[in-house]
RNA sequence: CUGCGCCACGGAGAUGGCAUUCCUCCCUGAACCGCCCGCAAGGGCUGAUGAUGCCUGGCUGGUC
Numbered sequence: 001c002u003g004c005g006c007c008a009c010g011g012a013g014a015u016g017g018c019a020u021u022c023c024u025c026c027c028u029g030a031a032c033c034g035c036c037c038g039c040a041a042g043g044g045c046u047g048a049u050g051a052u053g054c055c056u057g058g059c060u061g062g063u064c
Base pairs, nucleotide, nucleotide: 010026011025012024013023016055017054018053019052020051022050034045035044036043037042
C1' cells in the first nucleotide's frame, strides 16, 4: 500500500410520527425503491410496522 474478515459508529429495510430493542442489509457513491399475470403494451392485488406498542390518516361493519 492492497485484499479479506470481524467489531464499533452511522445509514437503510414499498405511504406518516414517536418509542423499543431484537432481526436483516449497507458502510460508498452502497444498503432501499412491494407483489401477480403478460413478449411488450397493459391489467390486477396486499399493507401506513423489517418486527412490536402507541398516535395520526385510510377502509369495512355496528351502536348512540
Fluoride riboswitch aptamer (crcB RNA motif) from Rhodocyclaceae bacterium UBA1310, 64 nucleotides, folded computationally. It was read from a public genome assembly, where an Rfam model found it.